[in-house]
RNA sequence: GCCCGGCUAGCUCAAUCAGGCAGAGCGGCGGAUUCUUAAUCCGUAGGUUAUAGGUUCGAUUCCUAUGCCGGGUA
Numbered sequence: 001g002c003c004c005g006g007c008u009a010g011c012u013c014a015a016u017c018a019g020g021c022a023g024a025g026c027g028g029c030g031g032a033u034u035c036u037u038a039a040u041c042c043g044u045a046g047g048u049u050a051u052a053g054g055u056u057c058g059a060u061u062c063c064u065a066u067g068c069c070g071g072g073u074a
Stems, first nucleotide, its partner, number of pairs: 001073007010026004020057001028044005050066005
């Protein structure tokens, strides 16, 4: 240089195939329980879906470019 894959909550990951309300676990916060802590249970907050465009009534999802990470190849 070329080719392939990945980027979603603080962390680990779903949802993408086949466009239609953005989710789970852990963690955070509040509460119950407990002499206290831990554990357990209930509730709750937290998102520019890497960035910029395009297509569409509608984009995390499709298309293009760029950035970053990983792999392959000479």